[in-house]
The prediction has a mean pLDDT of 82. Transfer RNA from a Candidatus Berkelbacteria bacterium, 72 nucleotides, folded computationally. Taxonomically the source falls in Candidatus Berkelbacteria (Bacteria, Bacteria candidate phyla).

RNA sequence: GCCCAUGUAGCUCAGUGGUAGAGCACUUCCAUGGUAAGGAAGGGGUCAGCGGUUCAAUCCCGCUCAUGGGCU
Numbered sequence: 001g002c003c004c005a006u007g008u009a010g011c012u013c014a015g016u017g018g019u020a021g022a023g024c025a026c027u028u029c030c031a032u033g034g035u036a037a038g039g040a041a042g043g044g045g046u047c048a049g050c051g052g053u054u055c056a057a058u059c060c061c062g063c064u065c066a067u068g069g070g071c072u
Base pairs, nucleotide, nucleotide: 001071002070003069004068005067006066007065010024011023012022013021018055026042027041028040029039030038048064049063050062051061052060
């Protein structure tokens, strides 16, 4: 230099056009003599960035950035 994959909550990951979810973690409550485990409720997201397509984009297209891998 060229090619490919990945980027979504604090962490690990789903979601592949139509209001963004799960597990763990966090907060409050229940429960216990107390702790862990358990139960209930809740908070937390400019979906890496910019542009394009579309009535509508996390999703499709282009560029950029970051990480990983391959080729030379």